[in-house]
Context: one part of a larger RNA
Molecule: large-subunit ribosomal RNA, domain II
Organism: Faecalimonas nexilis
Order: sequence, then structure tokens, then C1' cells
RNA sequence: UCCGGCGAGUUACGCUGGCUGGCGAGGUUAAGGGCUGAAGGCCUGGAGCCGAAGGGAAACCGAGUCUGAACAGGGCGAAAUAGUCAGUCGGAGUAGACCCGAAACCGGGUGAUCUAUCCAUGUCCAGGUUGAAGUUGCCGUAAAAGGCAAUGGAGGACCGAACCCACAUCCGUUGAAAAGGGUGGGGAUGAGGUGUGGAUAGGGGAGAAAUUCCAAUCGAACCCGGAGAUAGCUGGUUCUCCUCGAAAUAGCUUUAGGGCUAGCCUCAUGCAAGUCUUACGGAGGUAGAGCACUGAAUUCCUAAGGGGGCGUCAAAGCUUACCAAGGGAUAUCAAACUCCGAAUGCCGUGUAGAUGGUGCAUGGGAGUCAGACUAUCCGAGAUAAGUUGGGUAGUCAAAAGGGAAAGAGCCCAGACCUACAGCUAAGGUCCCAAAAUGUGUGUUAAGUGGAAAAGGAUGUGGGAUUUCGAAGACAACUAGGAUGUUGGCUUAGAAGCAGCCAUCCAUUAAAAGAGUGCGUAAUAGCUCACUAGUCGAGAGGUCCUGCGCCGAAAAUGUCCGGGGCUGAAACACACUACCGAAGCUUAGGAAUUGACGAAUGUUAAUUGGUAGAGGAGCAUUCUUAACGGGGCGAAGCUGUACCGGAAGGAGCAGUGGACUGUUAAGAAGAGAGAAUGCCGGA
Repeated sequence: UCCGGCGAGUUACGCUGGCUGGCGAGGUUAAGGGCUGAAGGCCUGGAGCCGAAGGGAAACCGAGUCUGAACAGGGCGAAAUAGUCAGUCGGAGUAGACCCGAAACCGGGUGAUCUAUCCAUGUCCAGGUUGAAGUUGCCGUAAAAGGCAAUGGAGGACCGAACCCACAUCCGUUGAAAAGGGUGGGGAUGAGGUGUGGAUAGGGGAGAAAUUCCAAUCGAACCCGGAGAUAGCUGGUUCUCCUCGAAAUAGCUUUAGGGCUAGCCUCAUGCAAGUCUUACGGAGGUAGAGCACUGAAUUCCUAAGGGGGCGUCAAAGCUUACCAAGGGAUAUCAAACUCCGAAUGCCGUGUAGAUGGUGCAUGGGAGUCAGACUAUCCGAGAUAAGUUGGGUAGUCAAAAGGGAAAGAGCCCAGACCUACAGCUAAGGUCCCAAAAUGUGUGUUAAGUGGAAAAGGAUGUGGGAUUUCGAAGACAACUAGGAUGUUGGCUUAGAAGCAGCCAUCCAUUAAAAGAGUGCGUAAUAGCUCACUAGUCGAGAGGUCCUGCGCCGAAAAUGUCCGGGGCUGAAACACACUACCGAAGCUUAGGAAUUGACGAAUGUUAAUUGGUAGAGGAGCAUUCUUAACGGGGCGAAGCUGUACCGGAAGGAGCAGUGGACUGUUAAGAAGAGAGAAUGCCGGA
């Protein structure tokens, strides 16, 4: 990992609702007893229980009663009667209560053969080294002290085997080993090692102290029991078909991943409503707008008051490029501003039409309380997030199909079944790949298309407007571009051109600035404005707009799905065909619900679906009854082209070798793929 078997809403009691049945203003027996004798037996037994009458705390009264002073009013009742006993199904309750699963808690016991400490009694420590005290002798001293030499043999002394330990590293890591092996290392007469016997026990022991050890188990050992502890948590929960079909919200919650009630779903019964469009009538303060209020904010004028200066013993007074209430003018802003004010939405009424598993009530059963994204309006955030919190709508959730290359939430569209029939939607029609290398008119040259901003630019198309122009424009070429004068000042110099002043100075003129730029130390020189000629028809500016360009650097492989595409296979605007889905149609079939019908039936609509509600069936084992099959071959197994809407059911053949089926009821140890399920096997 696979295969086979086993494996989870049960049972009892009372309650509650539906259905079925008995009896019915009544219904019913319990224990016990009798008969019979193994069967959902029969007969007794009326104690008791429920109902037929309620009201009140009660006394009590009673179709009424309570409250009350009340003959009032009001509350609960009657009037308007259906119950009860069984069976069965649904539900909640009490029990382990659908199954498996803790870590833990408590009780009683078993453990110190491991290990910790202690007690008793034994035992072990090769060899080598050092040489304390003390003692003796000599020297020394007044005596001492002291010195020297021997002797001596101390030490948690030294080196190092056994023995003990476990510091480093390598190997081992499904090991040779549930802690070892190799090479080194530490202690090795001591707080030493070790044998045997004994002591201490679980909130307890022991501990040179680490939450360390107490039998491979220790922040509380192990065994059995309470015990099926509890688990708002995780996992699992077994056949089929049909009808309907949610929620992820509100309130409360030591509550937030749990619950209760409501909301939304379903079933039954009853009632007769519901929704939309249209018309009319309402309430309101949003969007917008505005500044009349409340606030914020800007400039100017005016101006009380305050500050500064002068003045003064004080003051009055004068003054001010300071601040400034209030007023006036101008021009702004606001979710918690409003003199105003929509569209929608909401409420009501009426007509007509449409609509529908459409409304309301009562009762039985639920599930849901983590929602997600998209569009739009807001809050939070950074006018960030595949972020977070709301309103409205959609989709997903619980929805398959087609499109978007690929994709829960986007676009189209809601799958009862069958079809090698047709038409369309979104989206497409050169090839991959179904259908146009379609038609018409333009645009784009960037592979833009097929990613991006501020900003930049004689890209190019369209439109508007304006200036100049055959009295010759724009561009180019030829010629001129002068004089007073080197203007004045400044300065070493300043001559159009360092700087300052003046600049509508004047002259000659077709025209020429007291000078546009380059240049010189300053001059010089080149050039421009301006003018004439040559030439001969458009030239220049501004604005709006379509499509492009630059801006443009990232990590596996290039921003079309790919190939590839340029009078497109790109973009814009039109038009005509076609393709394209489980949509619609066509043909056949099935089911559900309604209507009609006495009925076979006819007809209309419907038939995606998680949690969940409701309905109808299949199969397994056993029991009862009836009827069968079987050694001329039962069950089981193997094969098989048959039947049924499914679960499933036959027939035949082989195998097998003794039981077994159908029908009608009943009862359940009643259906397996999942539980890191359990047992067995491969």
C1' cells in the first nucleotide's frame, strides 16, 4: 500500500406532535387472581389515571368567578363540548444515549534485585618517586635560639597499571549495542572503589541540588478500580430514487470557532391574501447648491479697544510701515452648517393588466450564527492592499455548460433522459481550431496593436482661427548695411558690442539700431536687424481633436495562447453572411404538480442543487402462515450478449455436494471506502 471480515442514532421510561385503529361523554385497567399451557393466549381485577367546569393565594362560590364599596369596568372562563386507550413514526428529556479519542482527578495496592542516601559486615588499591613532624649525633649559646648530618616515614602529596570515571574527537544513528566501539583524557591511601545483608515509598522517599533518581517510566512511579470520567474540540458515521430547498444576519450571552430566541428552509391543516407595472396622494433634508445661521478661511476699506513712541509729578494731548472686535465690499470651505433642494427609494389609495412552490395564521422537523469576490455609494487605511467595517445588486457558496489561453466570485446561460437534427447568446470567422484571407470608407508605421505617469518633441490625419502674399510673400543667392561719431561718463584703454547715462538725437537716403551675435588689449574684421535686385506661389503663427514617438532598468523564456500578421490577421465607423452552449426549437421517452374527467386518460406548467425537511422503494438475517424447489443435484462460487427508472432481479452453463425459495405480514446485531479505525492475509 492493497485484499477480506468486523465497525457508529440503540434500548427503557414518562412527555409532546402526526398518522392508523378500538370505544366514545366517556375511555382505560395496574399489581394480584383464575383457566389454558409456550401463544404477540383467554377471563377476571375499577384501586388508580385522563376527560366531561371554571374562577380565586385561599376560605369559598359555581356557568360563572376574581378584583372591588359597587348592580361599574376589567381579567380568566362558559355560551361554540371530544376525549381516551393502544400501535407506529418524528422530536425533546433522564439515563454512557451516534461511535472512537485525552492530558488529568480520586481510592486501594505493588515496587529501593536499577538508582539516591544511610546502617551493619567483609574485601581491593602492581610498581616507582618526594621526604613533613619527631628522634639521635655534632657545631653553637651563660642557657636558649639557631645551624649541619643522619634517622624517620607524614600527605583529600607526585608519576603510573588493576579498578573507577566520562573531558575531546572519530565511528555508529532501520547500531554489534534502546547509550556502545576506537584513539587520546581524569582520579588512582581517599569526601576512594566494591561484595553481601538491611533501612527510607508516591505530594511520599532520597538528593555534595540537575526538577536529579525512585526497575529502559518521574514537575509527582507502576498496577487495578471509580470508568463507557469529561471533551462547547478533531476525525468517522454504511442501499436507491423522487419533491422542495437554506444560512453565514439581529438581540442576549465569562460570549465571540459554543449556545438561546427571532430571521431565512421544509411538512401538515386552515384562511384568502401577496408582489410588480401604471395613476394619484403623502412624509423626508441625501446628491447638488448656497453662505441666511453655526464654525473655518482670504484681500481691501472703515473702526471701538490694546501695544509702541513723544509728552508729564501724574495726566490731558499728539503720533504710529504694530495687533484688531464690530461694520461694509470682494471671493471661498464643511459628516456632526442650511435661506434652498432633486432623482431614486419608502408609505398609502384606486383602476386595469401581469405574476407566482405567491401571502398570512397555527402546529411538527430542521439546518444556519467563520462567508467570498465583482459593480456601485460610504467609513477606517496612505482617496495602499487578493486589507478592514457597512448599504444596495449580482454571482459563487449550493451551478454543471460556452467565452475570458489556463482561473470558485467576470461575460453569456440555469444541465429530467436520448438524438451522427435545426436556430442563436457571449465570443468569434489566416493556420493550430468550427466559421469571411468578407464588403465599404478612413487612421496607424510604432509590431503601436500585444503593459505605465508627470513631462518632452517641425511624427502624422481632421477641424477652427489669424498674419503675410502677383503692388511679388517665405526660403535661397547678389548688392548695400553709411555720416555727425571713438555719443557722454568711466577707464591704463572702453571706438555699436566690460560697466553707467541718454536713446522717437540728427543727417544722407531704397535702406541702415548711438546697434543682434562672434571677435580685438583697444582698434580692426565677420554678421544681424533693415533695403534693393534675381526667382515665381504659397508661407508663417495659435487653438481643438484622432492615431502614433520618447520617457521605459531585474532576476528560468520574449508582456499577442502559439505560428504568424502591415491597402492587416491592427484601430475607428458602418453593413452582410456564417460559426458558436447542456440556452431555444425539433423527434421520442420518463417523472412531479395543478386543472378537467366516473375511469383508461387528456392538457398546461415544471423537473441544477450543499446543510436540511418531506415522500416512495430495493436488498440482508430471523419469526409466523400458505404454497413450493432439491443427490435426475440446494446454498455458495465462476462465466454470460437478458429484464427493470435506481437500489436490484432472473435464465442458462460449469463448479459445488445439502439445503433452500416465492407470496402476505412481523421483528431487527439491517447495507461500508475513508475513523493516523480493529483483526487476519498478501